[in-house]
RNA sequence: UGAGUAUGCUGGGUAAUCGCGGAUAUAAAUGCCGAAAGGCUGUAUCUGAGGAAAGUCCGAGCUCCAUAGGGCAGGGUGCUGGGUAACUCCCAGUGGAGGAGACUCCAAGGAAAGUGCCACAGAGAUAUACCGCCGAUGGCCGUUUUACGGCACAGGCAAGGGUGGAAAGGCGAGGUAAGAGCUCACCAGCAGCCAGGUGACUGGCUGGCUAGGUAAACCCCACCUGGAGCAAGACCGAAUAGAGGGGCAAUGGAACGGCCCGUUCCGCUCCCGGGUAAGGUCGCUUGAGGUGACGAGAGAUCGUCAUCCUAGAUAAAUGAUUGCCACCCCGUAAGGGGAACAGAACUCGGCUUACAGGCACACUCAUGUG
Numbered sequence: 001u002g003a004g005u006a007u008g009c010u011g012g013g014u015a016a017u018c019g020c021g022g023a024u025a026u027a028a029a030u031g032c033c034g035a036a037a038g039g040c041u042g043u044a045u046c047u048g049a050g051g052a053a054a055g056u057c058c059g060a061g062c063u064c065c066a067u068a069g070g071g072c073a074g075g076g077u078g079c080u081g082g083g084u085a086a087c088u089c090c091c092a093g094u095g096g097a098g099g100a101g102a103c104u105c106c107a108a109g110g111a112a113a114g115u116g117c118c119a120c121a122g123a124g125a126u127a128u129a130c131c132g133c134c135g136a137u138g139g140c141c142g143u144u145u146u147a148c149g150g151c152a153c154a155g156g157c158a159a160g161g162g163u164g165g166a167a168a169g170g171c172g173a174g175g176u177a178a179g180a181g182c183u184c185a186c187c188a189g190c191a192g193c194c195a196g197g198u199g200a201c202u203g204g205c206u207g208g209c210u211a212g213g214u215a216a217a218c219c220c221c222a223c224c225u226g227g228a229g230c231a232a233g234a235c236c237g238a239a240u241a242g243a244g245g246g247g248c249a250a251u252g253g254a255a256c257g258g259c260c261c262g263u264u265c266c267g268c269u270c271c272c273g274g275g276u277a278a279g280g281u282c283g284c285u286u287g288a289g290g291u292g293a294c295g296a297g298a299g300a301u302c303g304u305c306a307u308c309c310u311a312g313a314u315a316a317a318u319g320a321u322u323g324c325c326a327c328c329c330c331g332u333a334a335g336g337g338g339a340a341c342a343g344a345a346c347u348c349g350g351c352u353u354a355c356a357g358g359c360a361c362a363c364u365c366a367u368g369u370g
Base pairs, nucleotide, nucleotide: 001366002365003364004363005362007360008359009358010357012325013324014323015322016321017320018319020048021047022046023045024044025043026042031040032039033038050341054352055351057350058349059348060347061346062229063228064227065226069261070260071259072258074225075224076223077222078221079093080092081091082090083089094108095106096105097104098103109220110219114218115217116214117213118212130161131160132157133156134155137154138153139151140150141149142148169187170186172184173183174182188210189209190207191206192205193204194203195202196201233282234281235280236279242272244271245270246269247268248267252266253265254264255263289308290307291306292305293304294303295302296301327338328337329336330335
């Protein structure tokens, strides 16, 4: 200098004028709107859309079912340890895969509880002999009886070749009629023992024990798990008509996503008829909160002290204009052009996706110079 990897911050600033929402203080006034509940209006000060507000994929706080439950089914997670309110999240580690490396990714429990599947090709995919190899043993033939030679029927082999993603651990040597862990050396897997580690696991020694894969197939094991959701839900105001009819009913009905037990309540359901008509307020923002300093820790994070209050709209506010400065691109200059993804709606912790440009810090590789 270039190319990368990982993390964090920012993603315009400032001034003036005007216009909106909220909070606090104060004035108006017994003003205005409304049937009522309730709402509206001036001035001053402060404040007002994100890192993702998106996705609605997880987890919770909160509300109701409900006066409280238990179990089953169903669902979720799946290496180990830690963090957290909790999580399928985060941190660290172990094992594996990718990369030259910094680093990135993993649907990472169990195949010896059982059931299933492995298409096509191929002889054969839990089983087999297609091409082949052998000629020790039995058999047949030849030769001067015998030595010997030939055949490959019976028999032996799965080492070589082929098919395939995978073919009864791999490679090399010995051995054999030819072969085979049959034997040996080096590896892989499995089993046992010892050592280290909280643990996942790692290392060493011994053993010839070696018929695979698949659970992102059903299943088994361990742990967790009620449901619905702010359009949850609560209160206030206004209005009203039921002497109506029928069915089930205590061995019953209803309440909770399904089922059982249990608890509570005493009803449940159909038809006919009547009223309200889209009102108002709360929930609604003080929080597992933000910021700073110090301390503990490898880190996620935690503790102590100090300090701050930073949207709550409801047909939906958070804006418009102008000047100056800053950033990026073109240009010698003058000047010209550009400026990403994108808007809260109960709140918070994550994950995933989108993002022009800029800044900071650490590491990897290549090249050059000293």
Background: Predicted 3D model of a 370-nucleotide RNA (Bacterial RNase P class A) from Firmicutes bacterium HGW-Firmicutes-12. The prediction has a mean pLDDT of 79. Taxonomically the source falls in Bacillota (Bacteria, Bacillati).